[in-house]
RNA sequence: UUCUCAGGGCGGAGUGAAAUUCUCCACCGGUGGUGAGUUUUAUGAUAAAAUAAGUCCAUGAGCACAAUUUUGUGUUGAUUUGGUGAGAUUCCAAAACCGACGGUUACAGUCCGGAUGAAAGAGAA
Numbered sequence: 001u002u003c004u005c006a007g008g009g010c011g012g013a014g015u016g017a018a019a020u021u022c023u024c025c026a027c028c029g030g031u032g033g034u035g036a037g038u039u040u041u042a043u044g045a046u047a048a049a050a051u052a053a054g055u056c057c058a059u060g061a062g063c064a065c066a067a068u069u070u071u072g073u074g075u076u077g078a079u080u081u082g083g084u085g086a087g088a089u090u091c092c093a094a095a096a097c098c099g100a101c102g103g104u105u106a107c108a109g110u111c112c113g114g115a116u117g118a119a120a121g122a123g124a125a
Stems, first nucleotide, its partner, number of pairs: 001125005011025004027109001028099002030059004037051006054097002062075005079095005101113003
């Protein structure tokens, strides 16, 4: 530099004229970092590789404003308790909590739309 890839989830019951939007139970978790777990391979010690956090650190999408554009600035959710230990908001156990904008016969993390978009980044040449 080019190419490819790059987000999951409403199932059951109830109320109602109307709800995948409310209530009860259930379901989902972008990207990089960290990481004592797990797996595999080799080994004398041990080492290497893979994988591992929605709530830690950073970051993308989104939203607002500015700008002719590229872009810039701002904003952007949520975790405790107990256990082990030299060391853990990462392991083990338990209980919690969170989720852009617009739309909708009724309030949406899960439906529809911007989006056959953009992009953190990953891989290949």
Notes:
The RNA shown here (FMN riboswitch aptamer (RFN element)) has 125 nucleotides and comes from uncultured Methanobrevibacter sp. NCBI's taxonomy places the organism under Archaea, Methanobacteriota, Methanobacteria, Methanobacteriaceae, Methanobrevibacter. Rfam family: FMN riboswitch aptamer (RFN element). Its family is annotated with FMN binding in the Gene Ontology. About the family: The RFN element is a highly conserved domain that is found frequently in the 5'-untranslated regions of prokaryotic mRNAs that encode for flavin mononucleotide (FMN) biosynthesis and transport proteins. The model forms 97% of the base pairs in the Rfam consensus. The coordinates come from a structure-prediction model, not an experiment, and the mean pLDDT is 81.